[in-house]
Molecule: Glycine riboswitch aptamer
RNA sequence: UAGGACAAUCUGGAGAGUGAUGGAUAUCGCAUUCAUCCACCGAAGGAGAAACGACAGUUUUAAUUCUGUUAUAAGCUCUCAGGUUCCAAGACAGAUGGGAAAC
Numbered sequence: 001u002a003g004g005a006c007a008a009u010c011u012g013g014a015g016a017g018u019g020a021u022g023g024a025u026a027u028c029g030c031a032u033u034c035a036u037c038c039a040c041c042g043a044a045g046g047a048g049a050a051a052c053g054a055c056a057g058u059u060u061u062a063a064u065u066c067u068g069u070u071a072u073a074a075g076c077u078c079u080c081a082g083g084u085u086c087c088a089a090g091a092c093a094g095a096u097g098g099g100a101a102a103c
Stems, first nucleotide, its partner, number of pairs: 004103001006098001008096005017038001019037007039084003045080001046078003053070005
């Protein structure tokens, strides 16, 4: 110096019940909310741990064999949370563009 990461704005963005019962609010159709019950989803968030590697012991000409310990991780797994008409949310991606420091 540039880029990434990070913050901001815009855009795209999947899945699964417009479930049942009772109460409250209310514009008394809709809708929102509380409680209970059944069935589902995984891409807010959260949680889990594998090989390789490292270490120790064992065995071997030899990290060669066997055993144990240990670190890390996802679009995997779990479904706590969240969600299952629309809205909202949404991992992630693209674009714009910012800036003190740190990486």